[in-house]
RNA sequence: GGGUGCAUAGCUCAGCUGGUAGAGCAUCUCCUUUACACGGAGGCGGUCGGGAGUUCGAAUCUCUCUGCACCCA
Numbered sequence: 001g002g003g004u005g006c007a008u009a010g011c012u013c014a015g016c017u018g019g020u021a022g023a024g025c026a027u028c029u030c031c032u033u034u035a036c037a038c039g040g041a042g043g044c045g046g047u048c049g050g051g052a053g054u055u056c057g058a059a060u061c062u063c064u065c066u067g068c069a070c071c072c073a
Stems, first nucleotide, its partner, number of pairs: 001072007010025004019056001027043005049065005
């Protein structure tokens, strides 16, 4: 220098054909316990990496930038 893939909750990751953003763990509250752990119920938590475009509507499609990983030279 060229190519491919990835970026979504604090962490690990889903998200199908463009149509209400989710799970597990963590965290908080309550129940349970003498207390803790385990278990049960509920809650909080998101500029979907940045910008632009297409569209009635974008995490999803297009372009571009940034970062990371891998391949080729």

The prediction has a mean pLDDT of 81. This is a predicted structure of a 73-nucleotide RNA (transfer RNA) from a Thiotrichales bacterium. The organism belongs to Thiotrichales, within Bacteria. The sequence was found in a public genome assembly. Its Rfam family is "tRNA". It is annotated as a transfer RNA.